[in-house]
Record summary
Predicted 3D model of a 692-nucleotide part of an RNA (large-subunit ribosomal RNA, domain II) from a soil metagenome. The RNAcentral record of the full RNA draws on MGnify. Its mean pLDDT, the model's own confidence on a scale to 100, is 83. Its Rfam family is "Bacterial large subunit ribosomal RNA".
Context: one part of a larger RNA
RNA sequence: GCCUACGAGUUACUCCUCUCUAGCAAGGUUAAUCCCGAUUACGGGAGCAGCCGAAGCGAAAGCAAGUCUGAAUAGGGCGUAUCAGUCAGAGGGGGUAGACGCGAAACUUUGUGAUCUACCCAUGGCCAGGUUGAAGUUCCGGUAACACGGAAUGGAGGACCGAACCAGUAUACGUUGAAAAGUGUUUGGAUGAGCUGUGGGUAGGGGUGAAAGGCUAAUCAAACUGAGAGAUAGCUCGUACUCCCCGAAAUGCUUUUAGGAGCAGCCUCGAGUAUAAGUGUCAUAGAGGUAGAGCUACUGAUUGGGCUAGGGGGCUUCACCGCCUACCAAACCCUGACAAACUCCGAAUGCUAUGACAUGUUCCUCGGGAGUGAGGCGCUGGGUGCUAAGGUCCAGUGCCGAGAGGGAAAGAACCCAGACCAUCAGCUAAGGUCCCCAAAUAUAUGCUAAGUUGAUCAAACGAGGUCUGAUUGCAUUGACAGCUAGGAUGUUGGCUUGGAAGCAGCCAUUCAUUUAAAGAGUGCGUAACAGCUCACUAGUCGAGCGAUCGGGCAUGGAUAAUAAUCGGGCAUUAAGCAUAUUACCGAAGCUAUAGAAUUCCGAUGUAAGUCGGACUGGUAGGGGAGCAUUCCAGUGGCGUUGAAGGUGUAUCGUAAGGUACUGCUGGAGCGGCUGGAAAAGAAAAUGUAGGC
Numbered sequence: 001g002c003c004u005a006c007g008a009g010u011u012a013c014u015c016c017u018c019u020c021u022a023g024c025a026a027g028g029u030u031a032a033u034c035c036c037g038a039u040u041a042c043g044g045g046a047g048c049a050g051c052c053g054a055a056g057c058g059a060a061a062g063c064a065a066g067u068c069u070g071a072a073u074a075g076g077g078c079g080u081a082u083c084a085g086u087c088a089g090a091g092g093g094g095g096u097a098g099a100c101g102c103g104a105a106a107c108u109u110u111g112u113g114a115u116c117u118a119c120c121c122a123u124g125g126c127c128a129g130g131u132u133g134a135a136g137u138u139c140c141g142g143u144a145a146c147a148c149g150g151a152a153u154g155g156a157g158g159a160c161c162g163a164a165c166c167a168g169u170a171u172a173c174g175u176u177g178a179a180a181a182g183u184g185u186u187u188g189g190a191u192g193a194g195c196u197g198u199g200g201g202u203a204g205g206g207g208u209g210a211a212a213g214g215c216u217a218a219u220c221a222a223a224c225u226g227a228g229a230g231a232u233a234g235c236u237c238g239u240a241c242u243c244c245c246c247g248a249a250a251u252g253c254u255u256u257u258a259g260g261a262g263c264a265g266c267c268u269c270g271a272g273u274a275u276a277a278g279u280g281u282c283a284u285a286g287a288g289g290u291a292g293a294g295c296u297a298c299u300g301a302u303u304g305g306g307c308u309a310g311g312g313g314g315c316u317u318c319a320c321c322g323c324c325u326a327c328c329a330a331a332c333c334c335u336g337a338c339a340a341a342c343u344c345c346g347a348a349u350g351c352u353a354u355g356a357c358a359u360g361u362u363c364c365u366c367g368g369g370a371g372u373g374a375g376g377c378g379c380u381g382g383g384u385g386c387u388a389a390g391g392u393c394c395a396g397u398g399c400c401g402a403g404a405g406g407g408a409a410a411g412a413a414c415c416c417a418g419a420c421c422a423u424c425a426g427c428u429a430a431g432g433u434c435c436c437c438a439a440a441u442a443u444a445u446g447c448u449a450a451g452u453u454g455a456u457c458a459a460a461c462g463a464g465g466u467c468u469g470a471u472u473g474c475a476u477u478g479a480c481a482g483c484u485a486g487g488a489u490g491u492u493g494g495c496u497u498g499g500a501a502g503c504a505g506c507c508a509u510u511c512a513u514u515u516a517a518a519g520a521g522u523g524c525g526u527a528a529c530a531g532c533u534c535a536c537u538a539g540u541c542g543a544g545c546g547a548u549c550g551g552g553c554a555u556g557g558a559u560a561a562u563a564a565u566c567g568g569g570c571a572u573u574a575a576g577c578a579u580a581u582u583a584c585c586g587a588a589g590c591u592a593u594a595g596a597a598u599u600c601c602g603a604u605g606u607a608a609g610u611c612g613g614a615c616u617g618g619u620a621g622g623g624g625a626g627c628a629u630u631c632c633a634g635u636g637g638c639g640u641u642g643a644a645g646g647u648g649u650a651u652c653g654u655a656a657g658g659u660a661c662u663g664c665u666g667g668a669g670c671g672g673c674u675g676g677a678a679a680a681g682a683a684a685a686u687g688u689a690g691g692c
Stems, first nucleotide, its partner, number of pairs: 001692006011097003015094007023086002027052003033046005056063002066078004100238002103235001107228003111224002118202009127192001129161003132157001136153006165189003170185004204220001206216003241626006251264005265372002267369006277362001278359009292345001293343002299339002304334003308329001310328002312325004375400010405416003420595001422593002425591003431585003434569003440582001442581006453571002461556002465553010482540005488513003493507003519534001523532002596616001598614001600613005627681001629678007637670002645665003648661005
């Protein structure tokens, strides 16, 4: 892992409540027990003890259709008037019990453990070999005597090296191991606080601990075993056949409350009320201060200018006066503009009311049963944040949640569209029509040259890309570009300067002359000149040439982590972009044909039903109807001429499932119908046991 078996809403109660069924009814009903009859728990009778109801109010005494409060005959509270219960059975829900099943860590208590290990006690055992050479002693030297020196001797030490023994430093292997802690190499101690045998002691909030919360039998921040015990678990997981109808919530308030609850909201089932109600459209009448707008209409904030109090600065003065001001600035005037907590104004929606029309119980009330109370995304209006977030918090709405189908390559939420079933029928939506891939290599006119683009974002800024619109200037009296020629004189203008001659810099009546034209000079250049060139002019040429402001499509800007790409192939008067048009494809949408279910409406019918319309996505959840299993009672059957079970085929039913073949196997019991009762349905619980 698979197979088989087992495996979870049960049972009890004079308990509470609601629904249904049946009896009796202002009443209903017996319990224990006893008697009779059957003989395993049953039937009939007796039994009036008790219980519920028919009256309430008050804390109570108590009073009573009233009563309590109160001084009250007042007022007010709860009642009456508005009158159905009770017993039994079945079912839904609650309560008390383990109460749907499995699951803690823990707590209390009775005991068992020191054959492992910690420490202690008693009694034994063990430590190859080598090295060092303390004290003391002897001899010699030495001293007044000591002291002291030397040589021997001696054999101390938590001494040294190193086996056994004990330990476990580093590393490799091992890691479903040879081993639930080892093996190899290496390493520390090895006469000591040493190692070790045997016997004994200390016991669970206790021991023992050269102390690591270590060890206390592979278990230790409190051992193990039995019991309380089915502890408790607002937590996790699991909870078993089918079909039909409806169908949520992720919100508010409160909570030692926040992943749990209570009440309300939203769902379902039953009942009730009506010329009602609810909903939509239109009309009419309203309340309101949002969007917008405005501000010499307030509050506040505010650009520039004017005018001008006050202040600053400067001048003047011994001082007082006084004057100036490209400074700051109240009020006022002109001008421009801002506001969630500004408003002289002011919508659209939404809301309220009335009426008409449409729809037709969807509304509301009462009662039984819930689930939900982690929500999410898109769009719109906002707060917060960075006008960040697949962020967060509100409001409105749609969708997902609980929604399948088509489109967006692929995708909970985007676009289209709400799946009762069947069909090798038709029409469309979104979106598409070269091939993958169903349908246009459609039509008409432009644009793009960048593979831009081809269903997801690129900016500021730059650029004689190209198409197009508008305005404007020059031009056959010859424009623009090119080519040829000129571009001069006073003069090297004056100043400055070492120099300054058109061209370092300063100045200006930048003047005048000759001219077709030529600046006291546009740029390069020289130390300064020179030189080249431009403006300007003539000739040549012969038709358009410039400037500004817009629009379309392209272009640079353009950098991301595995190799690239529009989904791919590929596509250039497109299969790209823009505008217009026609056809086609395209879904579980709509239609067609056939059928099923549901309740409601209409018609018909005594009824069963029939016809027509509507309706039939669905998680949590509510309601309804069934299938199967085992046993019991009744009834009616089958079976050695082959029951159940196994296995196969065929067939019937919308499903759970049923039946037949006297199929094969098997070898002794088993079905149908009407009722009843449950140890009553497995794929999941790291489920339990067995097998493989």